[in-house]
Molecule: RNase P RNA; transfer RNA
Organism: Candidatus Latescibacterota bacterium
């Protein structure tokens, strides 16, 4: 130089003409000048989690949801950071990189098709050993699970001893499984003792543990105006307010042209707050391996529109395909709607870090 | 803008606690009856079970991510 992988970052620049939209001044009330601001890193999916807002300041209890190795950040998390432990991969065997939805299968119940002799209370088809018969071909009775075969899985792996043949039948090593000490905050790990091995899988299967969640989404909510029939009708004794239920608590109603639900109607398609200064952004410093963290420092004010502005158009130069050159082509996903932290999807092209492998110079 | 609910043959829809081949009615095709259709009868064809990736020995059925499609919500009396 070049490829592969992993990380983080940008994601077109500058200048003219001309619109649009928000704020401020100023002239004026029509609107016009001047000035400052006008999409993202995913504004998306609406898939977590939180602020705010309302409904008893939202109370217990079932149901239901979520979450799940240990520690540690956050305002909180199904997010991040850092470690265990399992698995893949490489390896100079000392470790390195990657992936991980990773509680509990000896609390219980279900399930494990098809092959196979036997699938979880073990089991015996080939195969080995032993009696007996028959008699040179195999029959029967028993034992056995070391091999063979089946199958995603065959009831611990190896070597030895043992036996008829074998088997944890006994014994070493490894594995599991209780138990103790040590190091670690903790998952764990590392040692020693002990047990002959009960204990297959599946919990993104029910379920058990722990531990967290009230509900409803800016069309929440509150001020003002405009306007019409505060109409009909069917159900109704209990109703509403907060999901499913039940308590409890506030309110309406209890015998009727009723509280109240549902349905058909009738009127507005409007102003104003909430609305954009906030867990804010840049930089310096300090703490922490690290996500982060500091009412401290310095400096910024950064869209707030409502059928919804943020656009076109030119010219320069910027990377990129196409051509021997003139030249030409096209600039990726995509468009704020109460605002945030996330994760996840889409994305042309280019930058910058780390690792490995390849080429060349020296 | 918020919330829900759904995707299996050409059309409508089933699929049991995940389990061997994914079925059923219509329509197609083909033959049979018929002088011909149509009806019936018989036989047959048709599937990316919406896509993708993970759990599992195994996925249409769990679960995790995109994708089409549908529905509903304003306020005043």
């Nucleotide at each position: 130089g070049g490829a592969a992988c992993g990380g983080g970052c940008c994601g077109g620049a500058c200048g003219g003409u001309u619109g649009c939209u928000u704020c401020c001044g100023c002239a004026u009330u029509a609107u016009g000048c001047g000035g400052g601001g006008g999409a993202g890193g995913a504004a998306a999916g609406u898939c977590c989690g939180g602020g705010c807002a309302c409904c008893a300041g939202a109370g217990g209890g079932c149901a239901g949801g979520g979450u799940g190795c240990c520690g540690g950040g956050u305002a909180a998390c199904a997010c991040c950071c850092g470690g265990u432990g399992a698995c893949c991969g490489g390896u100079u065997c000392g470790c390195c990189g990657g992936u991980u939805a990773a509680g509990g299968a000896a609390a219980g119940u279900g399930c494990a098709a098809c092959a196979g002799a036997a699938a979880a209370c073990a089991u015996a088809c080939c195969g080995c050993c032993u009696c007996c018969g028959u008699u040179u071909u195999u029959g029967g009775a028993g034992g056995u699970a070391a091999g063979g075969g089946u199958g995603a899985a065959a009831a611990g792996g190896c070597g030895g001893g043992g036996u008829a043949a074998g088997a944890g039948c006994c014994c070493a090593c490894c594995g599991c499984c209780c138990g103790a000490a040590u190091g670690g905050u903790a998952a764990c790990a590392u040692u020693c003792g002990g047990g002959g091995c009960a204990u297959u899988g599946u919990a993104a299967a029910c379920c058990c543990c722990a531990u967290c969640c009230g509900g409803u989404g800016c069309a929440a909510g509150g001020u003002c105006a405009a306007a019409u029939a505060g109409g009909g009708a069917a159900c109704g004794a209990g109703g509403c307010g907060u999901a499913g239920c039940c308590c409890g608590c506030g309110c309406c109603g209890u015998a009727a042209u009723u509280a109240g639900u549902u349905c058909c109607g009738g009127g507005u398609a409007g102003a104003c707050c909430g609305c954009u200064u906030g867990a804010g952004g840049a930089g310096a410093c300090g703490g922490g391996u690290a996500a982060c963290c500091g009412a401290g420092c310095u400096u910024c004010c950064c869209a707030g529109a409502u059928a919804a502005a943020u656009g076109a158009c030119c010219g320069u130069c910027c990377a990129c395909c196409c051509u021997a050159a003139c030249g030409g082509g096209a600039g990726a996903c995509a468009g704020a709607a109460c605002c945030c932290g996330g994760c996840u999807u889409a994305c042309a092209g280019g930058c910058c870090c780390g690792u490995u492998c390849c080429g060349g110079u020296u | 803008g918020g919330g829900c609910c759904u995707g299996u043959a050409g059309c409508u829809c089933a699929g049991u606690u995940g389990g061997u081949u994914a079925g059923a009615g219509c329509a197609g095709u083909a033959c049979a009856c018929u002088c011909a259709u149509a009806a019936u009868g018989u036989a047959u064809u048709g599937g990316u079970c919406c896509c993708a990736g993970g759990u599992u020995c195994g996925a249409g059925u769990c679960c995790u991510g995109g994708u089409g499609g549908g529905c509903c919500c304003a306020c005043c009396a």